The prediction has a mean pLDDT of 80. This is a predicted structure of a 74-nucleotide RNA (transfer RNA) from uncultured Ruminococcus sp. It matches the Rfam family "tRNA". It is annotated as a transfer RNA. The source organism's lineage runs through Bacteria, Bacillati, Clostridia, Oscillospiraceae and Ruminococcus.
Parts: sequence; structure tokens; C1' cells
RNA sequence: GCACCUUUAGCUCAGCUGGAUAGAGCAACUGCCUUCUAAGCAGUAGGCCAAUGGUUCGAGUCCAUUAAGGUGCG
Repeated sequence: GCACCUUUAGCUCAGCUGGAUAGAGCAACUGCCUUCUAAGCAGUAGGCCAAUGGUUCGAGUCCAUUAAGGUGCG
């Protein structure tokens, strides 16, 4: 330099062929339980989906560019 892959909650990841309020586990917080802690149970909060632009009635999902990380080739 070229090709491909990844980027979604604090962390690890789903999200099918574009469709109505984007989910899960762990972590955090609150309550219950317990002599206390842990475990368990119930609940709460936390995302403008890496950035910008485009297509579309509608984009996490499609397209372009950029950024970061990774793999291969040279």
C1' cells in the first nucleotide's frame, strides 16, 4: 500500500429479509430474606447503535467517506 472482518449499556454479546416503545448475561443501585456477609428473590436506572453524509414513507440493519482495532497478502 491492497483486500477482508469488527465497532450496539460500565464489561461481554444478540438484533433474521429495513418496519412501530433496541434486548440478554455480568456489573451498579433499591427493597425483601439473613444475627451479619455471601447466595437467592423482586424491582430500578443506564444506549440518540464509532463519526459524518446519502438512499428510503421508514435505517442498528443498505450505500459512500473517515476513525479505531484485528487478520491476510505485498